The RNA shown here (Glycine riboswitch aptamer) has 107 nucleotides and comes from Cellvibrio polysaccharolyticus. Its mean pLDDT, the model's own confidence on a scale to 100, is 76. The RNAcentral record of the sequence draws on Rfam. The source organism's lineage runs through Bacteria, Pseudomonadota, Gammaproteobacteria, Cellvibrionales and Cellvibrio.
RNA sequence: AUUUCGCCGUCUGGAGAGAGGUUGACUUGAUCAAUCCACCGAAGGGGCAAGUUAUCAACAGGUGUUGGUGACGUAAACUCUCAGGUACCCGGGACAGAGGGAGAGGC
Numbered sequence: 001a002u003u004u005c006g007c008c009g010u011c012u013g014g015a016g017a018g019a020g021g022u023u024g025a026c027u028u029g030a031u032c033a034a035u036c037c038a039c040c041g042a043a044g045g046g047g048c049a050a051g052u053u054a055u056c057a058a059c060a061g062g063u064g065u066u067g068g069u070g071a072c073g074u075a076a077a078c079u080c081u082c083a084g085g086u087a088c089c090c091g092g093g094a095c096a097g098a099g100g101g102a103g104a105g106g107c
Base pairs, nucleotide, nucleotide: 004104005103007101008100010098011097012096013095018037020036021035022034023033024032025031038086039085040084044082045080046079047078051072052071053070054069055068056067057066058065059064
């Protein structure tokens, strides 16, 4: 100085999917807990592309090109559905906007 980067916190917005069955508790219910089946993806978490490299083969005739295999590496709002979630309210909620805090970076 406040243009960059992520982090923390405040306010606002913020989707999806069974008011499922059974059992127990008790306050007898649209509650709580466990379990079973069915679903959701936007807490969190896992997976993969490009790329790099090694090797083999073919072509080329020059240090390359293409294909196969292995290793490294790897992003997502994609994907998995472990976790979490599935009437309203409450709570959670990636992400977005606004304000602030300390730090890194820049001059």